[in-house]
Formats: sequence, structure tokens, C1' cells
RNA sequence: GCCCCCGUAGUUAAAUGGAUUAUAACAGUCCCGUCCUAAGGCAUAGUUGUCAGUUCGAUUCUGGCCGGGGGCA
Repeated sequence: GCCCCCGUAGUUAAAUGGAUUAUAACAGUCCCGUCCUAAGGCAUAGUUGUCAGUUCGAUUCUGGCCGGGGGCA
């Protein structure tokens, strides 16, 4: 330099033939619980790497960039 794959809550993942409230677990916060703590239970906030394009509508399609991994030279 060229090619391929990946990037979604704090973490690990799901959804991806475009439209439904973007979902789950753990972690966080509040409350219950307890003599105190823990276990357990109720409630709750937070997420599509970034910038453009296509579209009435993009996590999803297209391009650039950024980051990670692999292959060739």
C1' cells in the first nucleotide's frame, strides 16, 4: 500500500429482507429488606464510533474518516 471482518448502555451480547417504545444480563441509582451488611424483591436513568449521502423514514443501505483484528506484499 491493497483486501477482508468488526465497532450498539459502564461491561458482555441481541435486533439488522428500513418504520413497532432499540432488547437482555450484570453493573449503577432509589426504595423495601436487616440490629448492621449480604441474599432476595420493587421502581428507575443511560446506548447504535464519527461525518456525509440515499430515503417520507437509517442501528440496518452507500461513501469518506477514526479505532480494533486478520490476510497478502